[in-house]
A computed fold for a 350-nucleotide part of an RNA from an uncultured Clostridiaceae bacterium, annotated as small-subunit ribosomal RNA, central domain.
It matches the Rfam family "Bacterial small subunit ribosomal RNA".
Model confidence (mean pLDDT): 87 of 100.
The RNAcentral record of the full RNA draws on ENA and SILVA.
Context: one part of a larger RNA
RNA sequence: CUGGGUGUAAAGGGCGUGUAGGCGGGAAGGCAGGUCAGAUGUGAAAUCUAUGGGCUCAACCCAUAAACUGCAUUUGAAACCGCUUUUCUUGAGUGAUAGAGAGGUAGAUGGAAUUCCUAGUGUAGCGGUGAAAUGCGUAGAUAUUAGGAGGAACACCAGUGGCGAAGGCGGUCUACUGGCUAUUUACUGACGCUGAGGCGCGAAAGCGUGGGGAGCAAACAGGAUUAGAUACCCUGGUAGUCCACGCUGUAAACGAUGAAUACUAGGUGUAGGGGGUGUCGACUCCCUCUGUGCCGCAGUUAACACAAUAAGUAUUCCACCUGGGGAGUACGGCCGCAAGGUUGAAACUC
Numbered sequence: 001c002u003g004g005g006u007g008u009a010a011a012g013g014g015c016g017u018g019u020a021g022g023c024g025g026g027a028a029g030g031c032a033g034g035u036c037a038g039a040u041g042u043g044a045a046a047u048c049u050a051u052g053g054g055c056u057c058a059a060c061c062c063a064u065a066a067a068c069u070g071c072a073u074u075u076g077a078a079a080c081c082g083c084u085u086u087u088c089u090u091g092a093g094u095g096a097u098a099g100a101g102a103g104g105u106a107g108a109u110g111g112a113a114u115u116c117c118u119a120g121u122g123u124a125g126c127g128g129u130g131a132a133a134u135g136c137g138u139a140g141a142u143a144u145u146a147g148g149a150g151g152a153a154c155a156c157c158a159g160u161g162g163c164g165a166a167g168g169c170g171g172u173c174u175a176c177u178g179g180c181u182a183u184u185u186a187c188u189g190a191c192g193c194u195g196a197g198g199c200g201c202g203a204a205a206g207c208g209u210g211g212g213g214a215g216c217a218a219a220c221a222g223g224a225u226u227a228g229a230u231a232c233c234c235u236g237g238u239a240g241u242c243c244a245c246g247c248u249g250u251a252a253a254c255g256a257u258g259a260a261u262a263c264u265a266g267g268u269g270u271a272g273g274g275g276g277u278g279u280c281g282a283c284u285c286c287c288u289c290u291g292u293g294c295c296g297c298a299g300u301u302a303a304c305a306c307a308a309u310a311a312g313u314a315u316u317c318c319a320c321c322u323g324g325g326g327a328g329u330a331c332g333g334c335c336g337c338a339a340g341g342u343u344g345a346a347a348c349u350c
Base pairs, nucleotide, nucleotide: 003322004321005320006319007304008303012318014201015200016199017198021194022193023192025088026087027086028085029084030083031082033081034080035077036076037075038074039073040072041071042070049065050064051063052062053061054060091191092188093187094186095184096183097182098181099180103177104176105175106174107173108172109171110154115149116148117147118146119145120144121143125136126135162169163168206247207246208245209244210243211242215241216240220236221235222234223233258317259316260315261314262313263312266295267294268293269292270291271290272289273288274287275286276285278283299306300305323350324349325348332343333342334341335340
């Protein structure tokens, strides 16, 4: 390089947007770049191949033919690819009418609970554990009642329910705002798919500056346990957790399953729509679109399992893998305030 692969054996980029590139729907006409056919020229000799011949054979040598799969010129074909003109509506998009939603951002606001403060009642314990102790308490704790402060999170509803590209999103209200679904078939007329680079988003922890700090809690201290106990258990407790702005750019960022399109038995839940039948109506039954689950045939699979939300049957494009260790290390580049990230070897060894 080719091939074979990527749910769990090595291997799907964390996710989007989109540049170049690759690929791309139906009909008609034209051109002839690719493509195909013919002709002519050329394609040195030697080599190779075939046949015949010469050295006693062979290697070797000689002759003839074929071949040199290429290139150029020219004549033609027009199915396919390409280019171009016209056209179509089913792909894609727009409009109209409805609809669901923890989608996002900002502001306002509510109740329960924990902690703390003040005051009342009240008295000797409270707390904690396997058992204890450290700890708190006669300077009046725990308990209980009333009032106040402050921060964080939103019980029930709640659901293999919903929304979002992913990360993720959950009290209530308001404003602004993104996407989606159904019906209609009014409009555009292939405007599409994928996407190396690029750009943007991206949990938690961490970093910078300034706030905030109730609860929880790395580090740390003490008490236990133990042979020891730098732990598990207990009492405390600082960063942090929260907010604003900026950085970091990684996760078992998982469905360990890239995106798109088409096709391929069924059954049964559930969420949001549409249509029909019966009915006064609630509603029942049937059909259908979109999402989300379970079971299951064919098929696939090493097996487990997957099975219209495919890991089935096909096509297009991207990413990635190629024995284990060394090693996601070293060196260099790029990025970062740092922590580090990204790209990413070899010697050696089995």